[in-house]
RNA sequence: GCCUGUUUGGCUCAGUGGCAGAGCGUCUGUCUCGUAAACAGAAGGUCGUCAGUUCAAUUCUGACAAUAGGCA
Numbered sequence: 001g002c003c004u005g006u007u008u009g010g011c012u013c014a015g016u017g018g019c020a021g022a023g024c025g026u027c028u029g030u031c032u033c034g035u036a037a038a039c040a041g042a043a044g045g046u047c048g049u050c051a052g053u054u055c056a057a058u059u060c061u062g063a064c065a066a067u068a069g070g071c072a
Base pairs, nucleotide, nucleotide: 001071002070003069004068005067006066007065010024011023012022013021018055026042027041028040029039030038048064049063050062051061052060
């Protein structure tokens, strides 16, 4: 330098065009003498960035960035 994959809550990951989700974690409550566990509830995301296509984009296209791998 070229090619390919990945990028979504604090962490690990779903989600193939129409309301952004799960587990764990965090917080609050119930329970307990107390803690843990259990149960109930809540908060937390400009879906990497900028453009394009579309009535509508996490999803499709391009560039860039980060990261992983391959070729030379």